[in-house]
Molecule: THF (Tetrahydrofolate) riboswitch aptamer
Organism: Clostridiaceae bacterium
RNA sequence: AGCAGAGUAGGUGUUUGCGCGUUAAGUGCCGGAUGAACGGGGAGUUGACAUCCGGACGAAAAGUCUAAUGACUUGCGGUGCAUAUACCGCAUCCCGCUGUU
Repeated sequence: AGCAGAGUAGGUGUUUGCGCGUUAAGUGCCGGAUGAACGGGGAGUUGACAUCCGGACGAAAAGUCUAAUGACUUGCGGUGCAUAUACCGCAUCCCGCUGUU
């Protein structure tokens, strides 16, 4: 110096654990505001994501025990968080990292 690659807000599947709801929250859908992406730096973008506001829709319970409150078990929810693993994942400039010539 050439070539190749890793890493990124995050997403999806599966595993395990602990919860929440089942008196309907959550998830999903529509609109709006804000935030936010490589190891460092510059200049940026967004569909995904997070928070907030508004709107429409909408569900699976059953059993046992208890005087009752309630507790437990099995389910159910496009349910939350964590965990392990696999796969997918910014574009541009400079430097850096790994492999190789």